[in-house]
Predicted 3D model of a 74-nucleotide RNA (transfer RNA) from Kwoniella mangroviensis CBS 10435.
This record gives sequence, C1' cells and structure tokens, in this order.
RNA sequence: UGCCCUGUGGCCAAGCUGGUUAAGGCACCCGACUGUUAAUCGGGAGAUCCACGGUUCGAUCCCGUGCGGGGCAG
Repeated sequence: UGCCCUGUGGCCAAGCUGGUUAAGGCACCCGACUGUUAAUCGGGAGAUCCACGGUUCGAUCCCGUGCGGGGCAG
C1' cells in the first nucleotide's frame, strides 16, 4: 500500500431486520449488616454510541470520507 473485521459509561459488553426511555457485569459513591475489614444485601451517579458529511419524517444501527485498533496479502 490493497482487502476484511472493528470503534457503545473508567474497563468488559448487549442492542438481531432504523422508531422515540441505550440492557447487564466489574469498578466507583451512599446505606444496611459486622467489633473492624472483607463478603453479602439495598440504593445511586455515570455513555447525545470515534469524528465529520450524506440518506431518511426519524440514525448507535444504512452509505461516504477521515482517524484509531485487529487480521490477511504484498
């Protein structure tokens, strides 16, 4: 350089054919329990979904370009 896959809270990750409130787990904060910690239980905050355009009444989802990551071929 070419081709393919991929990009969602601090980390992991669901979201299957576009539809109005973007799951869940870990971590974090508060509380209960405990002599204390841990464990366990209850509650809470945190993501306009990599960026910019386009299509559409409507885009995390489709298309294009760019950027980042992974793989294959040189």
It matches the Rfam family "tRNA". The family's RNA type in Rfam is transfer RNA. Rfam describes the family as follows. Transfer RNA (tRNA) molecules are approximately 80 nucleotides in length. It is recorded under the gene name tRNA-Asn-GTT-1-1. The coordinates come from a structure-prediction model, not an experiment, and the mean pLDDT is 80. RNAcentral records the identical sequence in 3 taxa.